Transfer RNA from an archaeon, 74 nucleotides, folded computationally.
[in-house]
RNA sequence: AGGCUCGUAGCUCAGCCUGGGAGAGCAAUAGGCUGAAGACCUAUGUGUCGGGGGUUCAAAUCCCCCCGAGCCUA
Repeated sequence: AGGCUCGUAGCUCAGCCUGGGAGAGCAAUAGGCUGAAGACCUAUGUGUCGGGGGUUCAAAUCCCCCCGAGCCUA
């Protein structure tokens, strides 16, 4: 320098191909239960979908640029 994959909640990730409600598990917080704690039960999503721009009525999703991580080639 070139190519490929990835970046979404505190953590691990799904959703992207085929545009239209932002989600799961764990964790956390509050309440119940308990002498207390754990376990269990109930409730709560807390988010710039890495950043910017474009297309579109509408973008996590499509296009372009940039940033970061990993791998490969030179």

Its Rfam family is "tRNA". Gene Ontology term of the family: triplet codon-amino acid adaptor activity. It is annotated as a transfer RNA.